[in-house]
Background:
A computed fold for a 71-nucleotide RNA from a Minisyncoccota bacterium, annotated as transfer RNA. Its Rfam family is "tRNA". Gene Ontology term of the family: triplet codon-amino acid adaptor activity. The prediction has a mean pLDDT of 84.

RNA sequence: GGGCCUAUAGUCUAGUGGUACGACGUGUCAUUCGCAUUGACAAGGCGCGAGUUCGAUUCUCGCUAGGUCCA
Numbered sequence: 001g002g003g004c005c006u007a008u009a010g011u012c013u014a015g016u017g018g019u020a021c022g023a024c025g026u027g028u029c030a031u032u033c034g035c036a037u038u039g040a041c042a043a044g045g046c047g048c049g050a051g052u053u054c055g056a057u058u059c060u061c062g063c064u065a066g067g068u069c070c071a
Base pairs, nucleotide, nucleotide: 001070002069003068004067005066006065007064010024011023012022018054026042027041028040029039030038047063048062049061050060051059
C1' cells in the first nucleotide's frame, strides 16, 4: 500500500427498511433479625460524516478504530 471482516448500554449479545432483543452488572422497593437468594420496577445503547428512501441500526460512499490475509 491492497483484499476481506467487525463497530449496538459499564460488559457480552440478537436484530436483512417501520418507536432496538436478551443476559450480567447498577439503582429503588418487597422478602429477611441481618446478609445472600428470589421477585417487581427503573435508568442506561445503534463509532463519525454524507447519500438513497415517506422512513436507515439495517442499503450505498467516505472517514476513524480494531481484527485477519497478501505484498